Predicted 3D model of a 99-nucleotide RNA (THF (Tetrahydrofolate) riboswitch aptamer). The coordinates come from a structure-prediction model, not an experiment, and the mean pLDDT is 82. It was read from a public genome assembly, where an Rfam model found it. It matches the Rfam family "THF (Tetrahydrofolate) riboswitch aptamer". A reference for the family is Ames et al. (2010), "A eubacterial riboswitch class that senses the coenzyme tetrahydrofolate", Chem Biol.
[in-house]
C1' cells in the first nucleotide's frame, strides 16, 4: 500500500409460556415536538427507533355456568424466551487473512 474478510445494537418471521381488548384499548395510517441506538474506537443521514400531543381510517363474536367463572375463537394486540432470516446508509481509524 491493494484486494477480501470477521463482527453490534436491532428488524423481521415462527414455535412456546403468560397477558390485555373483544363496553375496542392496542395494532397499521398521517403528521408535530423531544430523545435514543446504530460493529472494538470516533463521526453519523434525508434512514430506524421509542415517549408524549394532534387527525383520519376502523373490527368477531360464541358456547356453557345459579353465580363466581370457565371454554373455544377473534385482534396487522403486549411482554418474556426458544429458533430462522436480514443486519453498521455513509466516513475515518483499529481487528483477521491474502498479495
Nucleotide at each position: 500500500u491493494g484486494c477480501a474478510g470477521a463482527g453490534u445494537a436491532g428488524a423481521u418471521g415462527u414455535g412456546u409460556g403468560c397477558g390485555c381488548g373483544u363496553u375496542a384499548a392496542g395494532u397499521g395510517c398521517c403528521u408535530g415536538u423531544c430523545a435514543g441506538a446504530c460493529a472494538g474506537g470516533g463521526a453519523g443521514u434525508u434512514g430506524c427507533u421509542g415517549a408524549c400531543g394532534g387527525g383520519a381510517c376502523g373490527a368477531a363474536g360464541g358456547g356453557c355456568u345459579u353465580g363466581a367463572g370457565c371454554c373455544c375463537g377473534c385482534g396487522g394486540u403486549g411482554c418474556a424466551u426458544g429458533u430462522g432470516u436480514c443486519g453498521c446508509a455513509u466516513c475515518c481509524c483499529g481487528c483477521u487473512g491474502c498479495g